[in-house]
RNA sequence: UUGGUGGAAAAAGGCAAUCGCUAUAGUUUUAUAUGCUAUAGAGGAAAGUCCGGACUCCUUAGGACAAGACGCCUCUUAACGAGAGGGCGAAGUAAUUCGACGGAAAGUGCCACAGAAACGAUACCGCCAUUUUUUUGGCAAGGGUGAAAUCGUAAGGUAAGAGCUUACGGCUACAUUUAGUAAUAAAUGAGUGGGUAAACCCCGUCUGGAGCAAGACCAAAUAGAGGAAGAGAAUCGGUCCGGUUCAUUAAUAUUCCCGGGUAGGUUGCUUGAGCCUAAUUGCGAAAUUAGGCCUAGAUAGAUGAUUGCCCUAGACAGAAUCCGGCUUACAUUUCCACCAAUUAA
RNA sequence: GGCGGCAUGGCCAAGUGGUAAGGCAGGAGUUUGCAAAACUCUUAUUCCCCAGUUCGAAUCUGGGUGCCGCCUCCA
Numbered sequence: 001u002u003g004g005u006g007g008a009a010a011a012a013g014g015c016a017a018u019c020g021c022u023a024u025a026g027u028u029u030u031a032u033a034u035g036c037u038a039u040a041g042a043g044g045a046a047a048g049u050c051c052g053g054a055c056u057c058c059u060u061a062g063g064a065c066a067a068g069a070c071g072c073c074u075c076u077u078a079a080c081g082a083g084a085g086g087g088c089g090a091a092g093u094a095a096u097u098c099g100a101c102g103g104a105a106a107g108u109g110c111c112a113c114a115g116a117a118a119c120g121a122u123a124c125c126g127c128c129a130u131u132u133u134u135u136u137g138g139c140a141a142g143g144g145u146g147a148a149a150u151c152g153u154a155a156g157g158u159a160a161g162a163g164c165u166u167a168c169g170g171c172u173a174c175a176u177u178u179a180g181u182a183a184u185a186a187a188u189g190a191g192u193g194g195g196u197a198a199a200c201c202c203c204g205u206c207u208g209g210a211g212c213a214a215g216a217c218c219a220a221a222u223a224g225a226g227g228a229a230g231a232g233a234a235u236c237g238g239u240c241c242g243g244u245u246c247a248u249u250a251a252u253a254u255u256c257c258c259g260g261g262u263a264g265g266u267u268g269c270u271u272g273a274g275c276c277u278a279a280u281u282g283c284g285a286a287a288u289u290a291g292g293c294c295u296a297g298a299u300a301g302a303u304g305a306u307u308g309c310c311c312u313a314g315a316c317a318g319a320a321u322c323c324g325g326c327u328u329a330c331a332u333u334u335c336c337a338c339c340a341a342u343u344a345a
Numbered sequence: 346g347g348c349g350g351c352a353u354g355g356c357c358a359a360g361u362g363g364u365a366a367g368g369c370a371g372g373a374g375u376u377u378g379c380a381a382a383a384c385u386c387u388u389a390u391u392c393c394c395c396a397g398u399u400c401g402a403a404u405c406u407g408g409g410u411g412c413c414g415c416c417u418c419c420a
Base pairs, nucleotide, nucleotide: 001341002340003339004338005337006336007335008334009333010332013310014309015308016307017306018305019304021041022040023039024038025037026036027035043316047327048326050325051324052323053322054321055211056210057209058208062241063240064239065238067207068206069205070204071203072086073085074084075083076082087101088099089098090097091096102202103201107200108199109196110195111194124143125142126139127138128137129136151169152168153167154166155165156164170192171191172190174189175188176187177186178185179184215267216266217265218264224258226257227256228255229254232246233245234244235243260419261418263417274293275292276291277290278289279288280287281286311314346416347415348414349413350412351411352410355369356368357367363400371387372386373385374384375383393409394408395407396406397405
């Protein structure tokens, strides 16, 4: 210099003027109204709602079965299916990236068509022996079929052949030793495997349900002799047991349906597993300590509109209880680290 | 805002791993003097889209797109 890999940050184009919106504080005021002044006012994904929690109610959230999720190992975390580091496999010259990565030598199922045969055994062409031919017996090396054919090569062996035997190699349910916290790796022995678990299943771990339209309070208004179920009901929106509450022979409790009323306010609501800086520990995710900071809170839903100037002509996109992740969308700009090739010193 | 479901031809729809049934509609033909009815034939190849698992995917798994439904307060 060229090409590439990984990470971090910015991102309503910038400036000015005018007119508005929401919240808070001050001031005016009887008043939390109104006016005036000041300050603050969307994101890295606010999105998808895919996971995990906080919080609230159901009971304090218990037991069994079912159902579901996850799945190499160790660690981090409030928790996770997330993250970090490592192992194994795959891609790449490399930096690096990707992996639903437990078990198919527990059991069951499936493997269409083709093929002799799809895991139970067997033989279409073929090879060998016998026989005049027919036949009978042995074999699976070669051909052929298929997505997949009983581990590969060589030698021995044989009538012909065959892990039948041996050597080398491949592979691993298993056993021992060594290294490692472990996954795993190496060595030796033993053995020789169809595939499929994003089929059932087995093993291990985990999961009570609902969700801020949860829930709490105030105000306003109204029509329940209505219908159904019913001795059990609710919690329980999978089932059973247990517990708790209500009910006890009465259509009463309770549940559901239908009908009626209100379409108002307060709270939950933003100080939080929060953010920034520094030090220490750790390979790292992260943790601990000290100091500093307060940074949207709407409720038909604020965060905008118009005008002018400039340029390189401006992506995806808008909070709705709050956090930690993942996934998806995304024009452009800047910085850092690393790899490969080439050139120069 | 929260929760749940669906997508197969022009329309309705079956299909739950082995290459997409059926009906209506449309087209062509037979029949008829001409029509209707009837009968025969025909129309999916990207099963909403993109990936993955598998020998093989409408079907199983993940992500995306579009559409639909339910959920407020009082007595």
Molecule: RNase P RNA; transfer RNA
Organism: Candidatus Marinamargulisbacteria bacterium SCGC AG-414-C22